[in-house]
Description
Bacterial small signal recognition particle RNA from a Planctomycetota bacterium, 100 nucleotides, folded computationally. The sequence was found by an Rfam model in a public genome assembly.
RNA sequence: GGUUCGGCGUCGCGCAGCGAAUUGCCUUUGAAUUGGGUCAGGCCGGGAACGGAGCAGCCCUAAGAAGAACUUUUCGGGUGCCGUGAAUGUCCGGGCCUCC
Numbered sequence: 001g002g003u004u005c006g007g008c009g010u011c012g013c014g015c016a017g018c019g020a021a022u023u024g025c026c027u028u029u030g031a032a033u034u035g036g037g038u039c040a041g042g043c044c045g046g047g048a049a050c051g052g053a054g055c056a057g058c059c060c061u062a063a064g065a066a067g068a069a070c071u072u073u074u075c076g077g078g079u080g081c082c083g084u085g086a087a088u089g090u091c092c093g094g095g096c097c098u099c100c
Base pairs, nucleotide, nucleotide: 001097002096003095004094005093006092007091008089011085012084013083014082015080016079018076019075020074021073024070026067027066028065029064035060036059037058038057043052044051045050
């Protein structure tokens, strides 16, 4: 000097994890009026029985909002005693060959 092996570092891919956003599920909330149901009172019709429309209230539900966990998807990193691949590194160590 060449070649090869291993270690370490770097890079790529994968995986895990963290953060953000997002989908779904669940819970809560959520309709003066422009959803639904039931409609006290009152109103209307009727001789009456009864009927009618229907406010408040109550119930259900929608858009929306909030929330722990799980889940879908996307993005990000000075995350990782992780796996894998590979060009490489004035890096470290070893084998072989050659030259001085």

It matches the Rfam family "Bacterial small signal recognition particle RNA". Rfam classes the family as a non-coding RNA gene. Clan: SRP clan.